[in-house]
RNA sequence: GAUAGAGGCGCGUUUGCGCAAAAGUACGUUUGGUGUGCAGCCUACCGCAGGGCGUUGCCAAACGGAAAGGGCCAAACGCCGAAGACGGUCGCUUUGCGGACGGCCGAUCUGGCAAAGUAUACGAACAGUUGCUUUGCUGUCGCAUGAAUUUGCGGAGCGCUAUC
Numbered sequence: 001g002a003u004a005g006a007g008g009c010g011c012g013u014u015u016g017c018g019c020a021a022a023a024g025u026a027c028g029u030u031u032g033g034u035g036u037g038c039a040g041c042c043u044a045c046c047g048c049a050g051g052g053c054g055u056u057g058c059c060a061a062a063c064g065g066a067a068a069g070g071g072c073c074a075a076a077c078g079c080c081g082a083a084g085a086c087g088g089u090c091g092c093u094u095u096g097c098g099g100a101c102g103g104c105c106g107a108u109c110u111g112g113c114a115a116a117g118u119a120u121a122c123g124a125a126c127a128g129u130u131g132c133u134u135u136g137c138u139g140u141c142g143c144a145u146g147a148a149u150u151u152g153c154g155g156a157g158c159g160c161u162a163u164c
Stems, first nucleotide, its partner, number of pairs: 001164005008080001010079007018072002027064008037055001039056001040053004045099005083110003086106006111138009121129002140155005
């Protein structure tokens, strides 16, 4: 240098007449009340601003009544810096800014998993994602110890093991 592997509730993607929830919410019809509201509609998936339209609004009751994203489960596929975060850039998409989502780049950080706490953002959410802290489990290498895959300490994946 090349090839092949290992860690384990291992990582990610896609699919689904699946499950719960979203939600008796948004929305529609009717009836009644109210009346220029910081209201409403359009302009891009969302928010703010800007612009345009012109009264379309708001509240209550009755009747009807969703879906997406996210989560769980199952299957398939790709894998072991798998992947995630952060930063930059491009797209989405424009009138501008920001966010979400997606692609690419990075000699930045993280070995992996779980639980608890906490924080802003996304989110309907107390689920989950993400960051940080603590604790525990686990793999790998090094040092010491040891009969022992025993014990203790430490390091990081640009690592470790095997073969050539």